A computed fold for a 349-nucleotide part of an RNA from an uncultured Pseudomonadales bacterium, annotated as small-subunit ribosomal RNA, central domain. The sequence was found in a public genome assembly. Rfam family: Bacterial small subunit ribosomal RNA. Its family is annotated with structural constituent of ribosome and ribosome in the Gene Ontology. The coordinates come from a structure-prediction model, not an experiment, and the mean pLDDT is 90.
[in-house]
Context: one part of a larger RNA
Parts: sequence; C1' cells; structure tokens
RNA sequence: CUGGGCGUAAAGCGCGCGUAGGCGGUUUGUUAAGUGGGAUGUGAAAGCCCCGAGCUCAACUCGGGAACUGCAUUCCAAACUGGCAAGCUAGAGUUUAGUAGAGGGAGGUGGAAUUUACUGUGUAGCGGUGAAAUGCGUAGAUAUAGUAAGGAACACCAGUGGCGAAGGCGGCCUCCUGGACUGAAACUGACGCUCAAGUGCGAAAGCGUGGGGAGCAAACAGGAUUAGAUACCCUGGUAGUCCACGCCGUAAACGAUGAGAACUAGCCGUUUGGCCCCUUGAGGGCUUAGUGGCGAAGCUAACGCGAUAAGUUCUCCGCCUGGGGAGUACGGCCGCAAGGCUAAAACUC
Repeated sequence: CUGGGCGUAAAGCGCGCGUAGGCGGUUUGUUAAGUGGGAUGUGAAAGCCCCGAGCUCAACUCGGGAACUGCAUUCCAAACUGGCAAGCUAGAGUUUAGUAGAGGGAGGUGGAAUUUACUGUGUAGCGGUGAAAUGCGUAGAUAUAGUAAGGAACACCAGUGGCGAAGGCGGCCUCCUGGACUGAAACUGACGCUCAAGUGCGAAAGCGUGGGGAGCAAACAGGAUUAGAUACCCUGGUAGUCCACGCCGUAAACGAUGAGAACUAGCCGUUUGGCCCCUUGAGGGCUUAGUGGCGAAGCUAACGCGAUAAGUUCUCCGCCUGGGGAGUACGGCCGCAAGGCUAAAACUC
C1' cells in the first nucleotide's frame, strides 16, 4: 500500500462556516497531459521458468528460448478523464408576490403563586412523617382579610404541534435581525458537493469581576431510621441557580445512525403552503416541504430498518482494528484554576 467495517458487538468529530485537496451536469470544436496501439533503442551476466545436451543418475555444468510486466525517443488513434474555446439549462443561485413559526438580540409590560414586612380579625396550637422528633408559636404563630416590597418562572392554550446547524427555544407588546417553504414568470449560466488545516457557535456544572437573591438547594448543622446510616425521610441552610461582561469547551452533546445526490410497492395520521372538483358537507382528489405510525422488495447476527433506509449506487470527510493497563503517563498546545485536546509503552489475561 492493500482488506473488512462504524444504530445496539471496537468505530460518525457536539454542530456550523470554510482554505488547500478530492470529486463534479449537458453540447460542439480543438488539444493530446492521462489513456490505447505500433516501431526503434535499452532493460549486463548469472539466477528463476521452458526446451535440449554433458558428467552412469541427481545435485552440478553447458547451449538455446522465454521473461525482464520498466524507461526513453518517435509515429498513429481520439471514445473516456484532463486542458483550452464557444454554447446550453435539468444542478446551484438571484429578482418578485405571499405563508407559517417558543429561530436570534434589545427594550418595555401583565397576572397567578411562593416568601417577607406592616395592619385588622382571631386563639392554641402549627408544621412534618410510615410513625415521630428537631423546628415555629401566648413576646400571639398557623388560619383569614387588606396593603406593600422583592426575585424567579410563565398554568390553561399545548399537540409523536412548530422553529433552529447543533446546543436549544414557550406570558404579552414594540424595535432590530437570520433562515425555511409555496406560486408564477424573468434573469445568471455549473457559479456545485465534500472538506485535512483553520475559524465560529456550543446544555449543565464550574471559574473571574460587579450586581441581585423570592423559591429551590450541593456543602454544612440538627432530628429521625438503622447493627451502623458520613444516605434514602424530616427541620433548617451557604455557594449556586438570576443579571452584565469575560473565561471554560465538556455530556447517554443520542436517531448511540456524518454530509450531499440519484433510484426503489403500498396504506393510515398530522403541520405549513399551492391547485382542482360535484361545489357548499366538520366534503373529496392531486401536489410541495416537514413530522409520526405500519409495512412489499431488499438488508440485518438478531433485534429491527424499510422513500426521514440500516435497501440499491456514486462523491468527499471522520473514525475502528482483542480485554485490562488508559482516554492514563510523558511531551506539546490551550486554560486564572478546575481541567481540556493530542496520546503511548512496559506488564498482564
């Protein structure tokens, strides 16, 4: 170099953008780098292989052939790949008219509830559990009514509903802003796909500085339980959870399924558009883009997958190669730290 693989056995980077590289629609002409063919030169001898010969045979030796799949020069061909030139519109994109949406950012605002404070009513309990106790309460609690403060989250709507590349996104209003889809024409004319490096985004927890702090709650304290109980249960409770800015860069970051393209039975639901039909019924049919259920063929070790493929193919990237040692050590890079990324070996089964 080669092989076989990657839903669950080892294996898809958490997700984008994107450079180099790889790959790339259709027509004509041209070129001749790749490609195919011919010729010439060279490809030492020995050896290997084939045929024959000589030692009584063999090993060994000798003769001939083949081979040396290569390289160089030259001639021819032009289908395919590449180059060049000129086109095309089916890929891709732009314009235009619409549509749906918790897509993102900023500012404002609303009600319910919890808690606390104050005031009124009111009196002996409240709370909590399997049962209790710690705890709170005659300095008037719990309950109830009114007022106020403050923080966080947005019941119903709500849906295998929607949006987003992923992480993720849910009260209402305004502003700024990204993407998608549908219809019809017009335009550009392959402008495409993938992507090592690189770069950006990236739940929660954690870190830095400054705020904020209602509820919840690691740590911690106490009460129980228990043989013990550094737990599960209970009463409290600090970081944190919230905001701004800056880090961290990891997850069962999961569909445990990389991206793009083409092709391959049906049936049932649902979301957003468009069209058609008898029209008028909560109607039927077609179609686009999603999102679910079941299933032909096929695939699969089985489970299962099955037009949203794990089917049939193509292009590009990533990754795997027995278990432990180990996602560790060392080195390097990154980080304030915590740690992250890259990543072995001895030894052992």